[in-house]
Molecule: Bacterial RNase P class A
Organism: Actinoalloteichus hymeniacidonis
RNA sequence: CGAGCCGGCCGGGCGGCCGCGUCGGGGGGAGACCCCCGCCGAGGAAAGUCCGGACUCCGCAGGGCAGGGUGGUUGCUAACGGCAACCCGGGGUGACCCGCGGGACAGUGCCACAGAAAACAGACCGCCUGGUCGCGCUUUGUGUGGCCAGGUAAGGGUGAAACGGUGGUGUAAGAGACCACCAGCGCCCCGGGUGACCGGGGCGGCUCGGUAAACCCCACCCGGAGCAAGGCCAAGAGGACAUCGGAGACGGUGUCUGCGCGAGCGUUCGAGGGCUGCCCGCCCGAUGCUCGCGGGUAGGCUGCUGGAGCCCGUCGGCAACGGCGGGUCUAGAUGGAUGGUCGCCGGUCGAGCCCGCUGCAAGGCGGUACUCGACGACAGAAUCCGGCUUAGAGGCCGGCUCGUCCC
Numbered sequence: 001c002g003a004g005c006c007g008g009c010c011g012g013g014c015g016g017c018c019g020c021g022u023c024g025g026g027g028g029g030a031g032a033c034c035c036c037c038g039c040c041g042a043g044g045a046a047a048g049u050c051c052g053g054a055c056u057c058c059g060c061a062g063g064g065c066a067g068g069g070u071g072g073u074u075g076c077u078a079a080c081g082g083c084a085a086c087c088c089g090g091g092g093u094g095a096c097c098c099g100c101g102g103g104a105c106a107g108u109g110c111c112a113c114a115g116a117a118a119a120c121a122g123a124c125c126g127c128c129u130g131g132u133c134g135c136g137c138u139u140u141g142u143g144u145g146g147c148c149a150g151g152u153a154a155g156g157g158u159g160a161a162a163c164g165g166u167g168g169u170g171u172a173a174g175a176g177a178c179c180a181c182c183a184g185c186g187c188c189c190c191g192g193g194u195g196a197c198c199g200g201g202g203c204g205g206c207u208c209g210g211u212a213a214a215c216c217c218c219a220c221c222c223g224g225a226g227c228a229a230g231g232c233c234a235a236g237a238g239g240a241c242a243u244c245g246g247a248g249a250c251g252g253u254g255u256c257u258g259c260g261c262g263a264g265c266g267u268u269c270g271a272g273g274g275c276u277g278c279c280c281g282c283c284c285g286a287u288g289c290u291c292g293c294g295g296g297u298a299g300g301c302u303g304c305u306g307g308a309g310c311c312c313g314u315c316g317g318c319a320a321c322g323g324c325g326g327g328u329c330u331a332g333a334u335g336g337a338u339g340g341u342c343g344c345c346g347g348u349c350g351a352g353c354c355c356g357c358u359g360c361a362a363g364g365c366g367g368u369a370c371u372c373g374a375c376g377a378c379a380g381a382a383u384c385c386g387g388c389u390u391a392g393a394g395g396c397c398g399g400c401u402c403g404u405c406c407c
Base pairs, nucleotide, nucleotide: 001403002402003401004400005399006398007397008396009395010394012345013344014343015342016341017340018339020041021040023038024037025036026035027034028033043378047389048388050387051386052385053384054383055226056225057224058223062280063279064278065277067222068221069220070219071218072086073085074084075083076082087101088099089098090097091096102217103216107215108214109211110210111209124156125155126152127151128150129149130148131147132146133145134144135143136142137141164182165181166180167179168178169177183207184206185204186203187202188201189200190199191198192197230302231301232300233299238257239256240255241254242253243252244251245250259294260293261292262291263290264289265288272284273283274282275281309328310327311326312325313324314323315322316321347375348374349373350372351371352370354367355366356365357364358363
C1' cells in the first nucleotide's frame, strides 16, 4: 500500500423566534381556567410483541391422563429459548465464521425421479456352468449363435444413496468366503480432563443406509390471566325508612340499598360455581343462576416511575459476570406533549474555478482554498426490566490476519 476479520461508540452541534406537556414558584379569577418565571422532556432500536422475569389478581386436599417448551459440556444470571468459555462437526491460506449439536441395534412410518433392484434389497447388460437346437472346423473333440435351467454383486449402466477401500489367496466365474494393510462401528483396559471429550493399546469380520424441523423414546422445566392487572372515591335511574312542608296529590332533605319488566332452569331427586386443559374425586351452594328488552352512570385519584438503574475507579475471573468504594437523578402524556422555522458551523457527494503529474494534442490521474447545488436514514415511550429478532443514510476509534514492496 492492497484485500479482509473481529469488537466498541456516535446517530449532527450552537444560537434566535414561535409553539407543546408534566412538575415547582408567583399572580389573576366565584369557578372552569388563564398569564409570567424556572427545571425536565424518546431510542439504539422506544419497533415486532418472539422468549424470560418483577409486580398484581384468582387458585393452591389427592390421584390419573393429556398439552407445551428446551436439548453438546461447564459456568453466568432474578430468570431465559439469553450470554461466555470450551468440546465435537463443517468452511477459510489466515484473522475468524457457521451448526434447530440427545437417541435411528425400543418400535412404527417415509425415501420423489431415474433404475432390473431402495432396506434382513436386487440379476437389465456383462461374466461363468450345465442342458438342448443349429452352424463352422483339424469331427467320441472344439469354437460360436439362439433358447431353457442355475450360479455370480468383481465390471457396465441408474441414482443424493446400490450393503466398506486397495492388493492378494481362492473359484467354473465370483464374493469378508479367507488373509494383509487402511477407514469406520461396537466392547474392554490404561492415561489426561470438573465435564463434553481427547490420546494410546487390545479384541470382534461387526461393515444391518438416511430421515426424529415424522410419530415416538429419554432427561429436565412449565398453574391461569394480565397495568383495560389491581385498589380507592364520586355519581346514578328505582326502592325502603325517617323528617319537614302541604287538606291531599305530591315535593324537598337525610340515611341505607343499588334499577325496572319478562322468559327459562333450580332449592336435598340439587340449577349453578370452584380446584383456570380434561376426568375421577372433593368442596361451596339458594332473595340463586342464565338469557332478552328498557333505563342510568360511563368521571376522578392511585398503581406510575428510584430501578436486577446509570457513570467512574478498583479487586477476583480467560470471559460472561460478580464484590467493594465514590458520584449522580435522567419523560410520565391519557382526544395521548417532546415540534416548526431561520442563521452560522460541521459531514458526505456532484459540478465550476485553480494547482500538480503525464501526454504533441484531445484527454487521463490526483489534490482542494473558494463558489454553487443536492443529501442527512430507520423510526417514536404508554407498568417496568433482561434478552432475541427485524429496520437502518452516514461517520469515528481500537485490535488482528493474509499478500506485495522497502529498510